[in-house]
RNA sequence: UAGAUCGGGAGAGACUAUUUAAAUAUAGCGCCGAAGGAGCAACCACCCCGGAAACUCUCAGGCAAAAGGACCGCAAAAAACAA
Numbered sequence: 001u002a003g004a005u006c007g008g009g010a011g012a013g014a015c016u017a018u019u020u021a022a023a024u025a026u027a028g029c030g031c032c033g034a035a036g037g038a039g040c041a042a043c044c045a046c047c048c049c050g051g052a053a054a055c056u057c058u059c060a061g062g063c064a065a066a067a068g069g070a071c072c073g074c075a076a077a078a079a080a081c082a083a
Stems, first nucleotide, its partner, number of pairs: 001078001006073003013029001015028004030063003036059001037057003043051002
């Protein structure tokens, strides 16, 4: 440098119709943003059609629970350099 594993982790309809064993499938309307993606920007860089957010957009994803989840914490393996 790296980040396995473990822990914490928000938001928004258990919406309507038909269907399913089902929170399953199809369609409809309304929402959320912190997987991913895209756009602009302070700023950085200057070879370039450059890099860049928790801002913005919602393509994707999500809207009881579960799962997932940016980010934070503990940090293994592995790699490089130095002694």
Glycine riboswitch aptamer from an uncultured Pelagibacteraceae bacterium, 83 nucleotides, folded computationally. Its Rfam family is "Glycine riboswitch aptamer". Its family is annotated with glycine biosynthetic process in the Gene Ontology. The prediction has a mean pLDDT of 82. Of the family's consensus pairs, 89% are formed in the model.